Predicted 3D model of a 134-nucleotide RNA (SAM riboswitch aptamer (S box leader)) from a Chitinophagales bacterium. Model confidence (mean pLDDT): 76 of 100.
RNA sequence: UACUUAUCAAGAAAGGUGGAGGGUUAUGGCCCGAUGAUACCUUGGCAACCUGUUGCAGACUUUGUCUGAAACAAGGUGCCAAAUCCAUCCUGUGUUGUCAUGUUGAUCAUGUCGAAGCACGGGAAAGAUAAGUC
Numbered sequence: 001u002a003c004u005u006a007u008c009a010a011g012a013a014a015g016g017u018g019g020a021g022g023g024u025u026a027u028g029g030c031c032c033g034a035u036g037a038u039a040c041c042u043u044g045g046c047a048a049c050c051u052g053u054u055g056c057a058g059a060c061u062u063u064g065u066c067u068g069a070a071a072c073a074a075g076g077u078g079c080c081a082a083a084u085c086c087a088u089c090c091u092g093u094g095u096u097g098u099c100a101u102g103u104u105g106a107u108c109a110u111g112u113c114g115a116a117g118c119a120c121g122g123g124a125a126a127g128a129u130a131a132g133u134c
Stems, first nucleotide, its partner, number of pairs: 002133007013043005021032003026088004044080003049076002051073004056068005084126001089123008097113001099111004
């Protein structure tokens, strides 16, 4: 670097350095930022992917291996503004609607389409992290 699997609406900040943009890239939006952001360092914390311990259940090549869920710990990572900040591509539902026919004083009914907007969802893509493989 590539591939596979899993997760991504929960959670967790103080001090120091430094001095201008930052929120991975693009566009749009929305935020953070001289009351000093982003970044880096120190300390602290969150979480439980891997890991370890314990007992339980199951399988078997049956006295130890594997698998599953659970509890505890925190060694390896990770993380500590906002959903991965939101949208972008596809799509579902609802709603405002388009068109045609018929009809009424105003209009309404039926059928068709669903382009565009809005609201709430689902998926994909991209990304991040972990574990594994080459």